[in-house]
The RNA shown here (transfer RNA) has 74 nucleotides and comes from a Peptococcaceae bacterium.
The prediction has a mean pLDDT of 83.
Its Rfam family is "tRNA". Its family is annotated with triplet codon-amino acid adaptor activity in the Gene Ontology. Rfam describes the family as follows. Transfer RNA (tRNA) molecules are approximately 80 nucleotides in length.
It was read from a public genome assembly.
Lineage of the source: Bacteria > Bacillati > Bacillota > Clostridia > Peptococcaceae.
């Protein structure tokens, strides 16, 4: 330099273009002498800027970060 992939909650991970869900963690409660476990409830998210569309995590595009492959210089 060229090519490919990834980016969603604190972490991991879903989501035919139809308006974001789960698990763990956190917080509150039940239970317990206290705690743990278990059970119930609950907070919280689409990397960033544009575009297309009635509607975008999803399609197009610039950028950022990370990973892989190829090549060049030393």
């Nucleotide at each position: 330099a060229g090519g490919g992939g990834a980016u969603u909650a604190g972490u991991u991970u879903a989501a035919u273009g139809g308006u974001a869900g789960a698990a763990c963690a956190g917080c509150g409660g039940u239970c317990u002498c206290c705690a743990a476990a278990a059970c119930c409830g609950u907070u919280g998210g689409u990397g960033u800027g544009g575009g297309u569309u009635c509607g975008a995590c999803u399609c197009c595009u610039g950028c950022a970060u990370c990973c892989c492959c190829u090549g060049c210089c030393a």